[in-house]
Context: one part of a larger RNA
RNA sequence: GGACGAACGCUGGCGGUGUGCUUAAUACAUGCAAGUCGAGCGGAGUUUAAGGGGCUUGCUCCUUAAACUUAGCGGCGGACGGGUGAGUAACGCGCGAGCAACCUGCCUAUAUCUGGGGAAUAACAUAGAGAAAUCUGUGCUAAUACCGCAUAUGACCACAGUAAGGCAUCUUACAGGGGUGAAAGAUUUAUCGGAUAUAGAUGGGCUCACGUACCAUUAGAUAGUUGGUAGUGUAACGGACUACCAAGUCGACGAUGGUUAGCCGACCUGAGAGGGUGAUCGGCCACAUUGGAACUGAGAUACGGUCCAGACUCAUACGGGAGGCAGCAGUAGGGAAUAUUGGGCAAUGGGCGCAAGCCUGACCCAGCAACACCGCGUGAAUGAUGAAGGUCUUCGGAUUGUAAAGUUCUGUGAUGGGGGACGAAGAAAGUGACGGUACCCCAAGAGCAAGCCACGGCUAACUACGUGCCAGCAGCCGCGGUAAUACGUAGGUGGCAAGCGUUGUCC
Numbered sequence: 001g002g003a004c005g006a007a008c009g010c011u012g013g014c015g016g017u018g019u020g021c022u023u024a025a026u027a028c029a030u031g032c033a034a035g036u037c038g039a040g041c042g043g044a045g046u047u048u049a050a051g052g053g054g055c056u057u058g059c060u061c062c063u064u065a066a067a068c069u070u071a072g073c074g075g076c077g078g079a080c081g082g083g084u085g086a087g088u089a090a091c092g093c094g095c096g097a098g099c100a101a102c103c104u105g106c107c108u109a110u111a112u113c114u115g116g117g118g119a120a121u122a123a124c125a126u127a128g129a130g131a132a133a134u135c136u137g138u139g140c141u142a143a144u145a146c147c148g149c150a151u152a153u154g155a156c157c158a159c160a161g162u163a164a165g166g167c168a169u170c171u172u173a174c175a176g177g178g179g180u181g182a183a184a185g186a187u188u189u190a191u192c193g194g195a196u197a198u199a200g201a202u203g204g205g206c207u208c209a210c211g212u213a214c215c216a217u218u219a220g221a222u223a224g225u226u227g228g229u230a231g232u233g234u235a236a237c238g239g240a241c242u243a244c245c246a247a248g249u250c251g252a253c254g255a256u257g258g259u260u261a262g263c264c265g266a267c268c269u270g271a272g273a274g275g276g277u278g279a280u281c282g283g284c285c286a287c288a289u290u291g292g293a294a295c296u297g298a299g300a301u302a303c304g305g306u307c308c309a310g311a312c313u314c315a316u317a318c319g320g321g322a323g324g325c326a327g328c329a330g331u332a333g334g335g336a337a338u339a340u341u342g343g344g345c346a347a348u349g350g351g352c353g354c355a356a357g358c359c360u361g362a363c364c365c366a367g368c369a370a371c372a373c374c375g376c377g378u379g380a381a382u383g384a385u386g387a388a389g390g391u392c393u394u395c396g397g398a399u400u401g402u403a404a405a406g407u408u409c410u411g412u413g414a415u416g417g418g419g420g421a422c423g424a425a426g427a428a429a430g431u432g433a434c435g436g437u438a439c440c441c442c443a444a445g446a447g448c449a450a451g452c453c454a455c456g457g458c459u460a461a462c463u464a465c466g467u468g469c470c471a472g473c474a475g476c477c478g479c480g481g482u483a484a485u486a487c488g489u490a491g492g493u494g495g496c497a498a499g500c501g502u503u504g505u506c507c
Base pairs, nucleotide, nucleotide: 001507002506003505004504006503007502008501009500010499013376014375015374016373017372018371019369020368021334026332027331028330030329031328032327035076036075037074040073041072043070044069045068046067047066048065049064050063051062052061053060054059083287084286085285092212093211094210096208097207098206099205102204103203107200108199109198110197111196112195113194114193115149117147118146124139125138126137127136128135129134155180156179157178159176161174162173163172164171165170185192186191213259214258215257220250221249222248225247226246227245228244229243230242231241232240262284263283264282265281266277267276268275269274289310290309291308292307293306312323313322314321340366342365343364344363348362349360350359351358352357379409380408381407382406389400390399391398392397413448415443416442417441418440419439423434451496452495453494454493455492456477457476458475462491463490464489465488466487472479473478
């Protein structure tokens, strides 16, 4: 000198764009953050209309039709999106390869199929247990829920064959007979679905070369350890696991142990090499009160799912229960320190749905904060009797100083009034939270808007008074003990400016 997610002191006009718990991965009141589909299903309810019955003539009951609502079963989604960085020195991340060792819902393309049956169960009714959470028995019912059967390809399994290729196991193509394996309907008749197979796309899984902090005042570490055989398990390879066999494997090219730490694109600095950092934004990983476990599923070992154990909190009839903000706001606490319990789904994107649409604290916006960067303003021109006042003075004057006043103007911001968007996309119509915002026009009026630090040298900028090694200053050298340009105040001056200084950290 530059930089900052900064803080503190003094000061503070406006706008744009960003950023905002770095500490306690501490504890959380309250609200919201993941639902949706009635075009899968049987019910239930509301309204309207028509018909019928009772009849107190405007009520009630039954049937049918239409519209609406939806507790339950069922489907898809809750594995995305959002948060945090505790753990992790690791194939976690980065970079480059590999899988002749793998999976992939929704989506796209192609081919073929969608036949015929069965048994339940929630809802509901009823009985019961319990303070509650909730649970149990009995009875009834439906489905795109569940289970057989048929059929079936180049799918899967074992067998035997030909050809081609490769990278040890092998792979690919073609043809053979045998065994195994499917499906679901809805509808407004436009469509939307279901099953099998192949290919693609997307997303993942696994393996490897290289790189990836400090300590040797950590030198030896290791028994599923290293390898083999056979198996189990997995989507898949593998001591991943099991049995048996062998005795290996790693290590001064730093094993093992300890400490610290999420990694990267990037960011800061620097001429570069390098050094430092890993906030915001993007990619990957890990975690979700602590520890463990699996279930479901294409996908989780699942933040707002389940089970068990621990700590804590809540209510309890003491028997048993409920909960998890490192989602968005917000509260307490900690701290030098970090915001609103706001608006909207209008846009972009996501989930569900044929759609209309519903949901979306993702997101888009608004609010707060000079926290940062950028831009603008606080007036312009003229004006010498160099006014008054202040300060200094050798008492002559000098300086503040064209500065002010005065004169002539301008109209940014702020104020008042009028108009008023883009962002909104399909043939058209309709649809804007922001917002009567940005922007445009008019009006009035210099009117409402400047501070902070420094002035001994480094280092731009000096005098007076007060103080008298006191009070104090200070980044270093050092000032102060009676004329202090170094302390305090005043005048003046210098620097930067809605900021200026100080502190902290990095280069």